Notes:
Model confidence (mean pLDDT): 78 of 100. A computed fold for a 176-nucleotide RNA from a soil metagenome, annotated as Lysine riboswitch aptamer. The RNAcentral record of the sequence draws on MGnify.

[in-house]
RNA sequence: AGGUAGAGGCGCGGAGCAUCAUGAUUAACCGGUUGAGGUCGGGAACCAGUGAAGCCGGUGAAAGGGAUAUCCGCCGAAGCGGGUAAGCUGCCCAGGCUUACAACGCUGGGUCUGCAUCGAACAGGUGCAGGACUGUCACUUGCGUUUUACCCUAAAAUGCAAGUGGAGCACUAUCU
Numbered sequence: 001a002g003g004u005a006g007a008g009g010c011g012c013g014g015a016g017c018a019u020c021a022u023g024a025u026u027a028a029c030c031g032g033u034u035g036a037g038g039u040c041g042g043g044a045a046c047c048a049g050u051g052a053a054g055c056c057g058g059u060g061a062a063a064g065g066g067a068u069a070u071c072c073g074c075c076g077a078a079g080c081g082g083g084u085a086a087g088c089u090g091c092c093c094a095g096g097c098u099u100a101c102a103a104c105g106c107u108g109g110g111u112c113u114g115c116a117u118c119g120a121a122c123a124g125g126u127g128c129a130g131g132a133c134u135g136u137c138a139c140u141u142g143c144g145u146u147u148u149a150c151c152c153u154a155a156a157a158u159g160c161a162a163g164u165g166g167a168g169c170a171c172u173a174u175c176u
Stems, first nucleotide, its partner, number of pairs: 001176006009075001011074005018068003028059006037047003041093003078107004083101007108134002111131008136166014
């Protein structure tokens, strides 16, 4: 320098199917009342006296997202940032979502709290900041064990505990 195999743990990601909750006192439709506006942000456009919005009554979904179970791939697993391209979201913008691309940058890991954002959501995701926990390596200190030397003291290795610091192109083992 390269290869192989491993460890972190409510560990990461994916999948179609199955079930469940939420979505939902919703949308939509029907009837009554009422009588001119309505359409997340902007514009345009569209709908509306053949009845808008509101109120009352009745019927009453779905998608994305989530949880459980199962299977698959794994330990830069993976996530994110900006960039390019394509598509979706009623038309355009904004915003949001999905996929692909190349290299660059950040993050060891899960968790909790606060703020912001996407979202119906108090679910979940993401970003920023902070807290404790945890794995790994290095150094220091203390206590023990082993070995070597020896003026019974020093050095090295190793186990445990504590403290400080670093980062995954890392860490451990092994092979060439």